Overview: RNAcentral holds the sequence, with entries from ENA. A computed fold for a 73-nucleotide RNA from Dactylosporangium sp. CA-150755, annotated as transfer RNA. It matches the Rfam family "tRNA". It is annotated as a transfer RNA. The prediction has a mean pLDDT of 81.

């Protein structure tokens, strides 16, 4: 150098065009217990790697940039 592939909440994922962006774990509150823990119930926390374009309407398509894996003489 050229293909592929990933990038959404701290972490690890889901959402593949339609309108209030999600889940488990963590975290912070309340309940319960003598204290935790499990367990219930409440919360806070991302505008989806930038940047431009298509489109009434884009995390989603498309260009290009950037970082992470993988493939190739």
């Nucleotide at each position: 150098g050229c293909c592929c592939u990933u990038g959404u909440a701290g972490c690890u994922c889901a959402g593949u065009g339609g309108a209030g962006a999600g889940a488990g774990c963590g975290c912070c509150c309340c309940g319960c217990u003598a204290c935790g823990a499990a367990c219930g119930g409440g919360g806070a926390g991302g505008c989806c790697g930038g940047a431009g374009g298509u489109u009434c309407a884009a995390a989603u398509c498309c260009u290009u940039c950037c970082a992470g894996g993988g493939g190739u003489a």